Record summary: This is a predicted complex of two RNAs, RNase P RNA and transfer RNA, with 433 nucleotides together.

[in-house]
């Protein structure tokens, strides 16, 4: 130099002109108060200042605010997490307390251990428990899990053969086969086969027994806060994988969601008065009842107002044009919020790292 | 805007770790029967929405995305 690792920032710039939106003022206009003003309130054009999308605003996947429902306590079910130490918005509707407070919990971040990948920087891991129960491990191989035995291999018996000796009664070896037994070293499947070499033993064999590797486990040092790691020592204990199968342990979880929730017109309803305007009780009266008008109240919670925010609405604003530069611009736009996490992105820029192989 | 649920040939569905390079009914194609068509028989094309992970093994289990759907006024 190439090539790879990590981490961080940028997401066209500047300039006029038009426009949109929220706030603030300021001037006209019209409306209430109100009979009335130079007062005060709402609208509405204008003019001026000022603010006005992003690293993701996005998926709504997590935690939590806030808010309203429910709540003597204590289990059941269901869910979510899961090696360690440290930060962490919060958290009193987890536990102690009178109270402060501690300590538990917390989405996720850093760093460390462990396991794998990579030459190496460095990357990944939903990383408690299979030695508690249950379950499952298809093909294919004898055997897929406290074992058991297709084949092979060894004893013992019986039968049948062939060959050898012989004192003709047979005796002892070889072969098949059959039953009975003991064996797991070989055997070839698998993803995956119940420690390895080597040596004693053995009818034959086998951690049976030894020695040294390997793992597991118990106890002891030894360094770390700790996960754990390094040693010594005893047990022959050799235990297959799967919990993102069911489950076992720990440890947290009350429900909804801003269309939460408050205040609330108008129309339309109910329920009281009040007046005697109207029908009906064959005319009057008085009572009774229906309708209609006025007047007070009431429930429901619709428009609207708030919740609502140093961008913020409820038709929902954050754009356009023109000129210049330059690397010619990607993915993308708020809706209660604030932390995170995940996905999506043309193009650039700075920082530190590494050499397996090439060049110098 | 909150919440919740679903995704297999062109349609409509069957699986529920392996016996599934996924069956089936209708369409589609070719072939036989028919004087011809329809029926009908054989045979054939076609899919597990994408990416990762868990596991010997994944349509299925789990996570991200994508695409559809419902409720709430």
């Nucleotide at each position: 130099c190439a090539c790879g690792c990590a981490g961080g920032c940028c997401g066209g710039g500047u300039g006029a002109c038009c426009g949109c939106g929220g706030c603030g003022u300021c001037u006209g206009c019209u409306c209430c108060g109100u009979a009335g003003c130079u007062c005060g309130g709402a609208g509405c054009c204008g003019g001026c200042g000022u603010c006005g999308a992003g690293g993701a605003a996005a998926g709504u996947c997590c935690g939590g605010a806030c808010a309203c429902c429910g709540c003597a306590g204590g289990g059941c079910a269901g869910g979510a997490c899961g090696c360690u130490c440290c930060c962490g918005a919060g958290a009193u509707c987890g536990u102690c307390u009178c109270a402060c407070g501690a300590c538990a919990c917390g989405a996720g971040g850093g760093a460390g251990g462990c396991g794998g990948c990579g030459a190496a920087a460095g990357c990944c891991g939903a990383c408690g428990g299979a030695a508690a129960g249950u379950g499952g491990c298809a093909c294919a191989g004898a055997a897929a899990a406290c074992a058991g035995a297709c084949c092979g291999c060894c004893g013992g018996u019986c039968g049948c053969g062939g060959a050898u000796c012989u004192c003709c009664g047979g005796a002892g070896u070889c072969g098949c086969g059959g039953c009975c037994g003991g064996u797991a070293a070989g055997g070839g499947u698998g993803a995956a086969a119940c420690g390895g070499u080597g040596g004693g033993g053995u009818a034959a064999g086998a951690g049976c027994c030894c020695a040294c590797c390997a793992g597991c486990g118990g106890c002891c040092c030894u360094g770390g806060c700790g996960a754990c790691a390094g040693g010594g020592u005893c047990g022959g204990c050799u235990c297959g994988c799967c919990a993102a199968a069911c489950c076992c342990c720990g440890u947290c979880c009350g429900g909804u969601g801003c269309a939460a929730g408050g205040c609330g017109a108008a129309c339309a309803g109910g329920c009281u008065c009040c007046g005697c305007c109207g029908a009906c009780g064959c005319g009057g009266c008085c009572c009774g009842c229906c309708g209609a008008g006025g007047a007070g109240c009431c429930g429901g919670g619709u428009a609207g107002c708030u919740g609502c925010a140093c961008a913020g609405a409820u038709g929902g604003a954050u754009g356009g044009u023109c000129a210049c530069c330059c690397u010619c611009g990607a993915c993308a736009g708020a809706a209660u919020c604030c932390g995170g996490c995940u996905u999506a992105c043309a193009g650039g820029c700075c920082u530190g790292c590494g050499u397996c192989c090439g060049a110098g | 805007g909150c919440c919740c649920c679903c995704a297999u040939c062109g349609a409509c569905u069957a699986g529920c770790g392996g016996c599934c390079c996924a069956g089936g009914u209708c369409a589609c194609g070719g072939c036989c029967c028919u004087u011809u068509c329809a029926a009908g028989g054989c045979c054939g094309u076609a899919g597990c929405g994408c990416g990762g992970g868990u596991u010997c093994g994944a349509a299925u289990c789990c996570c991200g995305c994508u695409g559809g759907g419902g409720g709430c006024a």
It holds a member of the Rfam family "Bacterial RNase P class A". Rfam classes the family as a ribozyme. From the family's description: Ribonuclease P (RNase P) is a ubiquitous endoribonuclease, found in archaea, bacteria and eukarya as well as chloroplasts and mitochondria. Gene Ontology terms of the family: ribonuclease P activity, tRNA processing and dimeric ribonuclease P complex.
The coordinates come from a structure-prediction model, not an experiment, and the mean pLDDT is 77.